[in-house]
Order: sequence, then structure tokens, then C1' cells
RNA sequence: CAGGCCGGGUGACCGCGGCGCCUCUUCGGAGACGUCGAGGAAAGUCCGGACACCGCAGGGCAGGACGCUCCCGCGAGGGAGGCGGUGAAAACCGACGGAAAGUGGCACAGAAAACAGACCGCCGGUCGCGAAUCUCCGGAGUCGCGGCCGGUAAGGGUGAAACGGUGGGGUAAGAGCCCACCAGCGGCCCUGGCGACAGGGCCGGCUCGUCAAACCCCGUCCGGUGCAAGGCGAACAGGCUCCGCCGACGCGGCCCGCCGAGGAGCCGGGUAGCCGCACAGAUGGAUGGCCACCCUCGACAGAAUCCGGCUUACAGGCCUGCU
Repeated sequence: CAGGCCGGGUGACCGCGGCGCCUCUUCGGAGACGUCGAGGAAAGUCCGGACACCGCAGGGCAGGACGCUCCCGCGAGGGAGGCGGUGAAAACCGACGGAAAGUGGCACAGAAAACAGACCGCCGGUCGCGAAUCUCCGGAGUCGCGGCCGGUAAGGGUGAAACGGUGGGGUAAGAGCCCACCAGCGGCCCUGGCGACAGGGCCGGCUCGUCAAACCCCGUCCGGUGCAAGGCGAACAGGCUCCGCCGACGCGGCCCGCCGAGGAGCCGGGUAGCCGCACAGAUGGAUGGCCACCCUCGACAGAAUCCGGCUUACAGGCCUGCU
């Protein structure tokens, strides 16, 4: 450094929850016995799937996720490699397609941060002033300073980054302006590899900054909502239909009609409850407390539909391999 594993142990006592069985019972339950009862992450809810309901002719837009290669996998993801970076090494890290499609950004500093540009400097021309020199006294060239016009990007300085680097030629000074070598880019070819890619050769214009975890472009993929899904569904209240001994009202009375208590059946909504739901498992929701001994003196943390993956947290200890 990498990988794997453990996550205090034993015993006693008092408790808690599920199930089975037995006894008692005032039928509500109580008691005895047996058995089972959190994790490597149960966490974050970041992915994928199962399952459930809704939606759906086909295609597209929008939106989102992912992005080197090969293999495994439905997929998330995993394994092995390539490339880049870090490290002395074992090894670790990488949102790792495209910046010569387009748009845009690049703090501070600096002249200038991207169709380049010009602060100091360097060089040429011209004008003015000054100095000394020469002179045939009309001027002439040289040097310095300043103004204007022009050339240049070698040097200075700034920055994370300055439009290839070094050397030579060339020039008024310079410059891929030209040449040699090197670096980088593009094209073609050879060799190795399944491939990403690596090594090498030839040619080319001479050079193209960086950022896509900015928009964007390219490629692949993607219906929505999540167990508070969803299914069954009492009681009470409600609606409809039928019956209605009897009672009350209308009538002088009867028939008849209507209303009501009551009864039966059906219906919709959805509550409690049950299922969904588990070889831990509820909906007041259990998995705890305490004592003794021992040790290295005990971390992060606790289920709520299930499974797989990823990520994050973690005292201490053990094993294996490597530097």
C1' cells in the first nucleotide's frame, strides 16, 4: 500500500415483541414451557429491478442520464486493460467523445487573454534644437535630445496561460522569412495487440492557446407515480326498492291514498380492521436494563414492501500478499 474478516466474551437476574403448545379464565385476557428477535453499513435514498396502479397506434420535439477499449451482467454495476496525473515504490486518482461546426468565458497583474496586439525597447525616414569637427563660408556629414510618420516582435516586464523551442543564415532592425535538429498537429504506410492504443517510417502546411462539471454538437438509453403503491372492507350515518302487524292524519264510516316507527334486499364513498408483509417485524410501533468475572475496555450506528448495486460514517483488532 492492496485485499479479506471481526465489530467485546461468558454466566446469572429482571423485562419487551412474534410464533407454537399447554393450563386457567369474569372470554377482555393472564400464566408456564419451547423457539426466534437489527447491520456491515439496517444510513443517504443516489441508481437498477421485482411488485402495484395509471397511461400508451407509430414517429418526433422538449427534458434528463451516460460517454476510452474488451469481457460479464436485463440493468445499475463489476473485472481486466489503454491513456493522463500523483508517488521513491507497491499503488492510488481521473464527468476520460468533440475546442481546424457555431456562440461565449478566461479573475488579478499585464501594452496585449485570441480574426491578436504594441508599454518600454530596437530600426528607418523627416522636421526642429544643441554640441564639437571639416569647409571653396553657400553648407556637409557625425553625435545627442525632442516631435511626427513608418517598420518590428528578437529582448524586458506581467500572468495559471503570451500565437512553437534551440542554433545558424538573413535583415535597417527583425520575424518560419529561409535552413538543420527537436516538440506538436494532420495524412498515408509498416509492425504488435480482439480493441482502446503503443513503436517506427515517409509526406505536408510551418504551429492551430485553454474551458464542454458554459451553451452547444455527436452517439447510446429513458412513459408517470411509489407500499401513504394497491386489493378486500365492517360499525354508524346516507341513497334506492319492497314489505309493513300496529299507530297517527285526511273521511261520518268502509275501501283507498299518504306519512312515520319498524323490517328485508341492493348501491356508492371510504374510516377502523385485514391483506400486501417476509424463517426479526410492528402501527403506541419489540430487540432493553442490571450484576459478576475476563480482555486489547468496546466505534459508527438501529429495520418499516423486498432484492441487487453505489456512496458515506466507523474505536479497536486479526489474516494474506506486495513495496
Molecule: Bacterial RNase P class A
Organism: soil metagenome